[in-house]
Molecule: c-di-GMP-I riboswitch aptamer
Organism: Gammaproteobacteria bacterium
RNA sequence: CUUUGUUUAGGGCAAAGCCACUGAAAGGUGGUGACGCAAAGCCCCGAGGCUAACGGUGGACUGUUUUGUCACCCAUGCUGGUCGGGCCGCCGAA
Numbered sequence: 001c002u003u004u005g006u007u008u009a010g011g012g013c014a015a016a017g018c019c020a021c022u023g024a025a026a027g028g029u030g031g032u033g034a035c036g037c038a039a040a041g042c043c044c045c046g047a048g049g050c051u052a053a054c055g056g057u058g059g060a061c062u063g064u065u066u067u068g069u070c071a072c073c074c075a076u077g078c079u080g081g082u083c084g085g086g087c088c089g090c091c092g093a094a
Base pairs, nucleotide, nucleotide: 002094003093004092005091012037013036017032018031019030020029021028022027035081041087042086043085045084046083047082048079049078050077055073056072057071059070060069061068
């Protein structure tokens, strides 16, 4: 340096739930708590998934001539613990 892995050592991260805050929501942050993870470390470059505020559509209802409600579409929002990709990295073995 490359490949490969968790068996050795030191360890690391932290699912669901609960509490608080935040956000329109998905979700996020902190505490608690461990389902699990050899990158469950970092980055939205590609894809998938989630939400639908703003915006749009026309249908229904309601008010009364244009408001409100519902439905559908839509990411610029979210997800790295969905996958691929990029970058960095402990230890062991070859």